[in-house]
Context: one part of a larger RNA
This record gives sequence, C1' cells and structure tokens, in this order.
RNA sequence: UGACGGGGGCCCACUCAACCGGUGGAACAUGUGGUUUAAUUCGAUGCAACGCGAAGAACCUUACCAAGGUUUGAAAUCAGCGCUUGACGAUAAGAAAUUGUUGUCUUUUAUGGCGUUGACAGGUGGUGCAUGGCUGUCGUCAGCUCGUGUCGUGAGAUGUUGCGUUAAGUCGCGCAACGAGCGCAACCCUUGUCGAUUUGUUAUGAUAAACGAACGAGACUGCCAAUGAUACAUUGGAGGAAGGAGAGGACGACGUCAAGUCAUCAUGCCCCUUACACCUUGGGCUACACACGUGUUACAAUGGCCAGGACAAUGAGCAGCUACCCUGUAAAGGCAAGCGAAUCUCAAAAACCUGGUCUCAGUUCGGAUUGAGGGCUGAAACUCGCCCUCAUGAAGUCGGAAUCGGUAGUAAUCCCGGGUCAGCCAUACCGGGGUGAAUACGACCCUGGGCCUUGUACA
Repeated sequence: UGACGGGGGCCCACUCAACCGGUGGAACAUGUGGUUUAAUUCGAUGCAACGCGAAGAACCUUACCAAGGUUUGAAAUCAGCGCUUGACGAUAAGAAAUUGUUGUCUUUUAUGGCGUUGACAGGUGGUGCAUGGCUGUCGUCAGCUCGUGUCGUGAGAUGUUGCGUUAAGUCGCGCAACGAGCGCAACCCUUGUCGAUUUGUUAUGAUAAACGAACGAGACUGCCAAUGAUACAUUGGAGGAAGGAGAGGACGACGUCAAGUCAUCAUGCCCCUUACACCUUGGGCUACACACGUGUUACAAUGGCCAGGACAAUGAGCAGCUACCCUGUAAAGGCAAGCGAAUCUCAAAAACCUGGUCUCAGUUCGGAUUGAGGGCUGAAACUCGCCCUCAUGAAGUCGGAAUCGGUAGUAAUCCCGGGUCAGCCAUACCGGGGUGAAUACGACCCUGGGCCUUGUACA
C1' cells in the first nucleotide's frame, strides 16, 4: 500500500421488512446429470451451466455409430507427361455412392476437358493454461488514474481526506495543493403535449378532421415560500401535457475471475495423411429404474359450457399472403378475385358485456393416456412430424423443509404478431397491445456493494 475480520462509523440496493403472484406436491413439455447403447456427436457446470450454443435433429443438417466404397481426393493453386468434341437421353447391376452398355444431336477452337505423376489439399483432431477477436461477471457499482508541486531516507502519501449535498469523485465550502484524463451526466433512439411550419394518404370528386413522415417549440429548480453557511441543495406550492434525471432503451471506466469460446471465424505449436481426410445408405443425437433446473396446463363457481354483441397495437406476404363462393362435422379440399401492399390478404383479437345452463361433485372441473377413422407438408412421417373428428377419460381438491419475481401502466391476467421454417414436436425466444392492483412503518437482522477508520503472525 492492499486484502481480510462472526471490528467500528456513515450510506445504498426488491437486500431485508410490507404487499401481490409463483416455484418446491400432480400431469406433460424442454434442458441437464446419471444409467444404457454399435452410437446415444461436441461444448456450457455456484452466483455468471441446465427452454444455454440450437432464430426450428424424419433425410439433409451431422460433427456420432454400422455397413458399402474413394485415395492428388468433394472444392483450390502450380508443374511435367499422355489422351482428347461436348450436350441430352435410354438401359443393366447396386441400398445408394458408383460401375458398365448404348442412342440422338452437335463439332475445330480458346487452350478447355479427362487421365496420370509430383508438389499439395483436407481434418468440427489436441491445446481457450500459447493466442487474436467476441462475450459473461462484479456493475450502470462510482470509482480508476496522471502531470507539476509539496511531504517522506524509502515503499509511498497528498490531490481523491474533511463539512454539507447528490442517482453520481454530482455540486458547493474548506484544505499544500493546482490542474488534467478515463468513467458520471449530456450529446443518440423510442415515448408523452403543442404548432393556420412543410409534406403524404390507396373506393370515387372536393373539403375538413384524423392519421403518417419530417421539422420546430416545450422543463431550466426558470417563478413563489420555507429550511440551510447568504453556498450547493432539500421540502412544499403555482402554472403546466409533463417537475426537479418526466418514462424506457442504447451506451459498461482501470481492472477481477489463467471465467467462456481452437465447434462461428482467424491463428502458433503438436498430431493424422489408403486416414483422425472424402462419398453414400441405414441408424443415432428422440434410449429410461431414477435425480435436478426452467416452463406449460390444472386442481374450479371471481368458474366451466352454449348463444349473441363490442373495442387494439406490433408485424408479415410473389416458389408468398390468399378474400368471396362451393364441398366437408372438422382438419382441409375445390374454384378463383385482389395484393410486391397506409389500397389486398393473413385477421377471428381474447380477457370483457348481455342472456341461458351447471350447483360444489373427482363434477358439464381437469385434460394426461390409449383405441379408431381422416387431413396436410415432404422422394419418404416405422424408429421420429403437425392437425381434425369420435371414443377413452389418469394424476390432481392449492402443495414439507426450502426458494424466486415484482415499487406503476409495474405485478397479475388476456390475447395478437414475427424470426428460424417444406413441415414441425414453440408450452421456447423476441416483440405488440387490452384489462389493471396491493404495499414500502422503516434499516435491528440476511445478502451484495461504496466511503472513512481500526486490528493483523496474510501478500
């Protein structure tokens, strides 16, 4: 000087407390461990791995396994030698890769194609403890430093401590310090109000409104009062759409964890080179006594079912979105307009409201599981897809110890859209809007953090 303390002081945070809703019990979905397996490819492992890489494993993907094949190779560059016209079919063997047979058409040039030999290619093989790049975490915590000066033999100190204040090393005052840098804040984006500022609109003609797109205004403790050192500021008030950072996002200092990633990519070194490379078919990644994480659906009457009625926003669309009409109980099929979209379509919003029914039950709750019949995508749904109809109707009556999220348009609850994508195991993820709470006295305690100080046999 740091680090640490079941030392002290001050302060902060959904940290506790207060309140609301969950998880832990059930069934299922998904990830992981374990076990199994020819293979169940690999990585991620306290917080900070476990609906994570994967924004989509039937083939492909695919890296794993079995079998069948290839060896200058599936793709790249170069050199030597040899041969040489290419394209489209038909057909035989085979699981295919591939290996043969053959027909038609076309045909003189660039140097292309093929074969062969040699250099080489290739490797999702190893090392993230050799690395770059990217990322997580402490933490959006308020810190981390430098120049000159001064002090100290020196390591170092001072500044950065103190008194107030702030979300903040934010600001003010004081002070052997005076200044400065990286962080904080602001500059960026979205949103809330206004504008006879400009401009656009898509049933048709006009106009207004509304909406869209830009641009601008607006908030600054500016005004008043109190408190305070008259400072910084705090508390209350006025006006205002908004008030003291209006709300949300992007933005992550010096560094820590030899944190994560050699399987995005790049890359040193090591290793394989008739194989650890490459092609193909099939299988596996989907196994199942069990254990854990994250979720979905429930256990019902603030509810279930039936009928009728109302109100969004974000988005997507041509190998696409698909109206209307017809067929079908339905999934869907048929026919066929419109739209490269403020025009057309997806598209029905749902919770909600009105009326009816059920009357507390393992039920008209709950929907797992299983049987049968169909539909769709796709060469192909057996392993292993989704959807519809009928039947079947399991556990479950609110969950032990323990544990998680949330302070406002938040939690809770209700639907909608998108990416990936032929289809889809999406209950995931990323967005959008609808309805819309309760509680916070406070800081003794639990957890994490900041500043000062103290002790130390630690560095």
A computed fold for a 459-nucleotide part of an RNA from Pterosperma cristatum, annotated as small-subunit ribosomal RNA, 3' major domain.